Predicted 3D model of a 73-nucleotide RNA (transfer RNA) from a Planctomycetaceae bacterium.
Its Rfam family is "tRNA". By type it is a transfer RNA.
Taxonomically the source falls in Planctomycetaceae (Bacteria, Pseudomonadati, Planctomycetota, Planctomycetales).
RNA sequence: GAUCCCGUGGUCCAGUGGCGAAGACGUCUGGGCGACAUCCAGAAGAUCGAUGGUUCGAAUCCAUCCGGGGUCA
Numbered sequence: 001g002a003u004c005c006c007g008u009g010g011u012c013c014a015g016u017g018g019c020g021a022a023g024a025c026g027u028c029u030g031g032g033c034g035a036c037a038u039c040c041a042g043a044a045g046a047u048c049g050a051u052g053g054u055u056c057g058a059a060u061c062c063a064u065c066c067g068g069g070g071u072c073a
Stems, first nucleotide, its partner, number of pairs: 001072007010025003018056001027043005049065005
C1' cells in the first nucleotide's frame, strides 16, 4: 500500500430494515440457610465506535473517518 472481518450494558455475545435491543456471567434488593455457598424471585444497567447519507422507518443498507485483527505485497 491492497483486501477481508470485527466494534452492541462492567465482561462474553445474539439481533442482517419495522413488535418495548434477547441471553449468560457479574452487580444490587428480597427470599432461603444456624451461617456461608448453591438455589429461587425481582431490579438496575447498552439508544449499538464517530460523522454524514438512503428510507415513512437504520444496530442492520451506503460513504468517509477512528480503533482492533487476519491475508497478500